[in-house]
Context: one part of a larger RNA
RNA sequence: GCCAACGAGUUCAGAUAGGCUGCGAGUCUGAGGCCGAUUAAAAUCGGCUGAAGGCGUAGUGAAAGCGAGGGUUAAAAGCCCGCCAAGCAGCCUGUCUAAGACCCGAAGCCAGGCGAUCUUGCCCUGGGCAGGGUGAAGUUCCGCGAAAGCGGAAUGGAGGCCCGAACGGGGUAGGUCGUGCAAAACCUUCCGAUGACCUGGGGCAAGGAGUGAAACGCUAAUCGAGCCUGGGAAUAGCUGGUUCUUCCCGAAAUAGCUUUAGGGCUAGCGUCCGCAUAUACUUUCCCGGAGGUAGAGCACUGGAUGGGAUAUCUUGGGUCUUCCCGGAUACCCCAACCAAACUCCGAAUGCCGGGAAAGGUUUGCGGGCAGUCAGACCAGGGGGGCUAAGCUCCUUGGUCGAGAGGGGAACAGCCCAGACCCCUGUCUAAGGUCCCUAAAUGUGGGCUUAGUGCAAUUCAAAGGAGGUGGGAUUCUUCAGACAGCUGGGAGGUUAGCUUAGAAGCAGCUAUCCUUCAAAGAGUGCGUAACAGCUCACCAGUCGAAGAAUCCUGCGCCGAAAAUUUACCGGGGCUUAAGCCCACUACCGAAGACGGGGACUCUUGUGGUAGGGGAGCGUUCCUAUCGCAUUGAAGUUCUGCCGAAAGGCAGGGUGGAGCGAUAGGAAGUGAGAAUGUUGGC
Numbered sequence: 001g002c003c004a005a006c007g008a009g010u011u012c013a014g015a016u017a018g019g020c021u022g023c024g025a026g027u028c029u030g031a032g033g034c035c036g037a038u039u040a041a042a043a044u045c046g047g048c049u050g051a052a053g054g055c056g057u058a059g060u061g062a063a064a065g066c067g068a069g070g071g072u073u074a075a076a077a078g079c080c081c082g083c084c085a086a087g088c089a090g091c092c093u094g095u096c097u098a099a100g101a102c103c104c105g106a107a108g109c110c111a112g113g114c115g116a117u118c119u120u121g122c123c124c125u126g127g128g129c130a131g132g133g134u135g136a137a138g139u140u141c142c143g144c145g146a147a148a149g150c151g152g153a154a155u156g157g158a159g160g161c162c163c164g165a166a167c168g169g170g171g172u173a174g175g176u177c178g179u180g181c182a183a184a185a186c187c188u189u190c191c192g193a194u195g196a197c198c199u200g201g202g203g204c205a206a207g208g209a210g211u212g213a214a215a216c217g218c219u220a221a222u223c224g225a226g227c228c229u230g231g232g233a234a235u236a237g238c239u240g241g242u243u244c245u246u247c248c249c250g251a252a253a254u255a256g257c258u259u260u261a262g263g264g265c266u267a268g269c270g271u272c273c274g275c276a277u278a279u280a281c282u283u284u285c286c287c288g289g290a291g292g293u294a295g296a297g298c299a300c301u302g303g304a305u306g307g308g309a310u311a312u313c314u315u316g317g318g319u320c321u322u323c324c325c326g327g328a329u330a331c332c333c334c335a336a337c338c339a340a341a342c343u344c345c346g347a348a349u350g351c352c353g354g355g356a357a358a359g360g361u362u363u364g365c366g367g368g369c370a371g372u373c374a375g376a377c378c379a380g381g382g383g384g385g386c387u388a389a390g391c392u393c394c395u396u397g398g399u400c401g402a403g404a405g406g407g408g409a410a411c412a413g414c415c416c417a418g419a420c421c422c423c424u425g426u427c428u429a430a431g432g433u434c435c436c437u438a439a440a441u442g443u444g445g446g447c448u449u450a451g452u453g454c455a456a457u458u459c460a461a462a463g464g465a466g467g468u469g470g471g472a473u474u475c476u477u478c479a480g481a482c483a484g485c486u487g488g489g490a491g492g493u494u495a496g497c498u499u500a501g502a503a504g505c506a507g508c509u510a511u512c513c514u515u516c517a518a519a520g521a522g523u524g525c526g527u528a529a530c531a532g533c534u535c536a537c538c539a540g541u542c543g544a545a546g547a548a549u550c551c552u553g554c555g556c557c558g559a560a561a562a563u564u565u566a567c568c569g570g571g572g573c574u575u576a577a578g579c580c581c582a583c584u585a586c587c588g589a590a591g592a593c594g595g596g597g598a599c600u601c602u603u604g605u606g607g608u609a610g611g612g613g614a615g616c617g618u619u620c621c622u623a624u625c626g627c628a629u630u631g632a633a634g635u636u637c638u639g640c641c642g643a644a645a646g647g648c649a650g651g652g653u654g655g656a657g658c659g660a661u662a663g664g665a666a667g668u669g670a671g672a673a674u675g676u677u678g679g680c
Base pairs, nucleotide, nucleotide: 001680002679003678004677005676006675011099013097014096015095016094017093018092019091020090021089022088023087026055027054028053032049033048034047035046036045037044059066060065069081070080071079072078102241103240105238109231110230111229112228113227114226120205121204122203123202124201125200126199127198128197129195131163132162133161134159138155139154140153141152142151143150144149167192168191169190173188174187175186176185207223209219210218211217244615245614246613247612248611249610254267255266256265257264258263268372269371270369271368272367273366274365275364276363281359282358283357284356285355286354287353288352289351295345296343297342301339302338303337305335306334307333308332310330311329312328313327314326316325317324318323375400376399377398378397379396380395381394382393383392384391405416406415407414420597421596422595423594425593426592427591431587432586433585434571435570436569440584442583443582444581445580446579447578453573454572463557464556467554468553469552470551471550472549473548474547475546476545484541485540486539487538488537490514491513492512495509496508497507520535524533525532598605599604616669618666619665620664621663622662623661624660625659626658627657634653635652636651637650638649639648640647641646
């Protein structure tokens, strides 16, 4: 892992609601007793007996009490609670309460015992430590000394001394092993090795206790409190699991409160039953309302800009003045603005009430039973955030949740559309129609040359450009435009100032006049300054369109990423298979239609949590009826029947029990629980 078997809402008591039955102003018996059934004996069950007692039959008041009334009160008024009669018992079902209470699951807490053959410490009694090195004190001799003593040599043999076996260690480093030789080992290396040493035997001390050169270490592979048994089925607002079929309906992920936030309670939303049900409900239209949002506005409250006027103040500047310039504040005027917590104004929707029409069964009330309290995305209106997030919090709607089908390459939340079952039938939706791939290489017009694109959504910006299409406006132009080419582009004058110089062209000021077809006190180069080149401007040549600005369609640049083209699904596509506009045809779904069928019931039948209905099957019991050695159950193969759970028949195997019908009672249905046991 697979297979088989086992494996989870039970029982008792009380309460409550519903169904059925009996009796009915009543109803039921309880303990006990007698008889019977059952049994080894009991428990247990049935019948009879047995009114003690329970509930009901009258309420009301605090009570005395009164009583179809009572209380309140001064009250015959009002008000409050009552009366004009239905209950009691049994069985079944739903739910609640108390119990282990659907099943499995803690870590833990407490009690009583068992443990020091492991290990820690201690006590008693024994044992062990090759060899080598170092050479303390002391002693002796010699020397010196008055002495104390000092020096030397020899002797001596101290030490938690040194090296290193046995022995002990695991402290060090590396490797092996890592379903091991081993629930801590093996190899090399390494540490102690006369000591606080190692060790045999015997003994003492333990569970909040021992022991501890102290690490919460160790106390039998277990230790921040051992193990065993018990309290005990501890508790688990947590996780997992919870077994046959079918039919009807079908949620919620919100509010308030909560030592509450992943739990609850009440309400909301579901279901079932009862009663009522058109002046109810829903939709549309009309009428009447409340309101301060969107927008707008500046009349208030604030903010904020420019100009003007006035008043006051003024570190400032000009200047010395009763002045001017500037600044600040306040108020007024003009102009243009801003605001969720501003409003002189003010919608659309929505909401409430009334009326009409339509819809068609819903709606209201009462009761039984729930589940839900982690929601997600999308679109619109907002708050928070960065006008960030597949972010977060409200609100309105949708979808998913609990929704299959078609589209979107794939893809809960997007688009289309709501699946009772069957059908080589028909029409469509979204979306598509070159090939993959069902259907137009369709028609008409335009755009794009970038493979832009082939993207509803995913597709990069500021910025830049005689890319190209459309539009608008203002101009020039056969009296010749625009561009090119040829020629001219002058004089006063080197304008004045400045300056070393300043001559159109460093800078400042001014920017005139003349000649002319035209020519700036000069557009750009250039010079030290001049010079020189050029432009504006004019003429000629040429011969037909040209100049400028704005709006707009489609393109271009801007544009760099990590395994491989790499986000067109791919192939591939260029008067398209791209983009825009218009049109026709076709394809395309579980939609609609058509044919057949089922169930409900008036029209339907998607469905998680959940509510309700109807059934199938298993074991046992009672009654009746049956089957079986001419072969029961079980098992295996095959066929048939039923919408399903399932049922029936035949063959093989098997070798002794089994079934139908009507009821009854449950240890009543397995795929999941890291389920339990067994097998492979």
Model confidence (mean pLDDT): 84 of 100. Predicted 3D model of a 680-nucleotide part of an RNA (large-subunit ribosomal RNA, domain II) from a Minisyncoccota bacterium. The full RNA is in RNAcentral, with records from ENA. Taxonomically the source falls in Minisyncoccota (Bacteria, Bacillati). Rfam family: Bacterial large subunit ribosomal RNA.